[in-house]
Parts: sequence; C1' cells; structure tokens
RNA sequence: UGGGAUGUAGCCAAGCGGCAAGGCAGCGGGUUUUGAUCCCGUGAUCGGUGGUUCGAAUCCAUCCAUCCCAG
Repeated sequence: UGGGAUGUAGCCAAGCGGCAAGGCAGCGGGUUUUGAUCCCGUGAUCGGUGGUUCGAAUCCAUCCAUCCCAG
C1' cells in the first nucleotide's frame, strides 16, 4: 500500500429493514439470625460521520480500532 474479517451493556452473546433476546456481573427489594442459594424488579438508541428509506443495529459510502492474508 492492496484485499478480507470483526466492532451491540462492565464481560459473553442473539439479531439480517418495523425503535435490541438471553447468560454472568452490578444495583434496589423480598425471603433468611447473618451470608450464600432462591424469587421479583432494574439498565444499551448498536465504533464515529454522512447517505438511501415512511422507517436503519441491519443496506450504501467514508473514517477509526483490532485481527488475518499478500507485497
């Protein structure tokens, strides 16, 4: 420099056009003599910016970060 992959909550991770599922952790509450266990509740506008669309995490462009391949 060229090509490709990935980027979603503190961590893991689903989603494939109709404003985001689940698990662990955290926080609040219940139960308990206390703790653990168990039960209930609670959080993200999706790497940034622009575009397409009635509507974008999802499609397009570009940039950024990490990784892989080629030189």

Description: Predicted 3D model of a 71-nucleotide RNA (transfer RNA) from Candidatus Sneabacter namystus. The source organism's lineage runs through Bacteria, Pseudomonadati, Alphaproteobacteria, Rickettsiales and Candidatus Sneabacter. The coordinates come from a structure-prediction model, not an experiment, and the mean pLDDT is 80.